[in-house]
């Protein structure tokens, strides 16, 4: 310096342009002498700035971040 892939709750992972979901984790409630496991609830997220749509996590265009690949 080119290119090319990724960025979504604390972790990981889903979502044909149409209410953002699941698992784990974490908090409270029930059960329980205690714990653990079982059950019920709650709380938390689309990298950033524009754009194009009646709508954008996905599409565009630029930035940032990790990561590869060639030099």
């Nucleotide at each position: 310096u080119a290119g090319g892939a990724u960025u979504u709750g604390g972790u990981g992972u889903a979502a044909u342009g149409g209410u953002a979901g699941c698992a784990c984790g974490a908090a409270g409630g029930u059960u329980u002498u205690u714990g653990a496991a079982a059950u019920c609830u709650u709380a938390g997220g689309u990298u950033c700035a524009g754009g194009u749509u009646c709508a954008a996590u996905a599409c565009c265009u630029a930035a940032a971040g990790u990561c590869c690949u060639a030099g």
This is a predicted structure of a 71-nucleotide RNA (transfer RNA) from Nannospalax galili. It matches the Rfam family "tRNA". It is annotated as a transfer RNA. Its Rfam clan is "tRNA clan". The sequence is in RNAcentral, with records from Rfam. The coordinates come from a structure-prediction model, not an experiment, and the mean pLDDT is 81.